Description
Predicted 3D model of a 119-nucleotide RNA (FMN riboswitch aptamer (RFN element)). The coordinates come from a structure-prediction model, not an experiment, and the mean pLDDT is 83. The model forms 97% of the base pairs in the Rfam consensus. Rfam family: FMN riboswitch aptamer (RFN element). Gene Ontology term of the family: FMN binding.
RNA sequence: AGUGUGCUUCAGGGCAAGGUGAAAUUCCUGACCGGUGGUCAUACUCCACGACUCCAAUAUUGGAUUGAACUUGUGAAAUUCAAGUAGCGAUUGUAUAGUCAAGAUGAAAGAAGUUAAGU
Numbered sequence: 001a002g003u004g005u006g007c008u009u010c011a012g013g014g015c016a017a018g019g020u021g022a023a024a025u026u027c028c029u030g031a032c033c034g035g036u037g038g039u040c041a042u043a044c045u046c047c048a049c050g051a052c053u054c055c056a057a058u059a060u061u062g063g064a065u066u067g068a069a070c071u072u073g074u075g076a077a078a079u080u081c082a083a084g085u086a087g088c089g090a091u092u093g094u095a096u097a098g099u100c101a102a103g104a105u106g107a108a109a110g111a112a113g114u115u116a117a118g119u
Base pairs, nucleotide, nucleotide: 001119006114007113008112009111010110017029018028019027031099032098033089034088035049036048037047038046044087045086053064054063055062056061069085070084071083072082073081091102092101093100
């Protein structure tokens, strides 16, 4: 130094203001938010992954499913920047929820640190 074993810690944000109504942070006007890795240049919309949901076995693993973007400009290079316009967001509960409450003081992509042994 790379490989690699074990361990520890960390690992998601958001309805202001107003309207209707008996009742809505759920409807209406409007506001706000964007996990992880990658990519000649920075990504909610590209590529891949996680989460959620479903199925099977089983106690943790395997499989399935898994949303949405264009235009112009700058540049060597951007579906990532700037400008403009548009779109998307699990389940259950509740007046219909990306934002409230619950599963969840959970799990996890992954990040950082530390580390036996061998090369």